This is a predicted structure of a 74-nucleotide RNA (transfer RNA) from uncultured Ruminobacter sp. Its Rfam family is "tRNA". Rfam links the family to the GO term triplet codon-amino acid adaptor activity. Taxonomically the source falls in Ruminobacter (Bacteria, Pseudomonadota, Gammaproteobacteria, Aeromonadales). The coordinates come from a structure-prediction model, not an experiment, and the mean pLDDT is 83.
This record gives sequence, structure tokens and C1' cells, in this order.
RNA sequence: CGGCGAUUAGCGCAGCCCGGUAGCGCAUCUGGUUUGGGACCAGAGGGUCGCAGGUUCGAACCCUGCAUCGCCGA
Repeated sequence: CGGCGAUUAGCGCAGCCCGGUAGCGCAUCUGGUUUGGGACCAGAGGGUCGCAGGUUCGAACCCUGCAUCGCCGA
């Protein structure tokens, strides 16, 4: 320098191909249960979807550039 992959909640990931309400597990909080804790059950909170711009009635999703990490090549 070139190519490919990854970036979404505190952590691990799905959703992207094929645009239409942002989800799952763990964790956290509240309640139930228990002498108490754990486990279990019910519920709740938590997101500028890496950044910037473009297309569109509408973008996590399509297009362009950039950043970080990883792999391959030179």
C1' cells in the first nucleotide's frame, strides 16, 4: 500500500442478504418465595446500532468516506 472480516445495552451475540416498532442470553434493579442467602417465578430499567455524509416517505439494514481491531497478500 491492496484485499477480506468485525464494530448493535455493562458483557457475549442475533437482526443486515430481501429497508417498515431495535431484540435474545447473562448481569443490574423491584416484587414474590426463604429465618437469611442462593436457586426459582413475575416484572422493570438500560441503545446517538463505531463516526460523518448521501439516497429514500422511511436506514442498524442501501451507497460513499473515515476510525479502531483481526486475518491474508505485497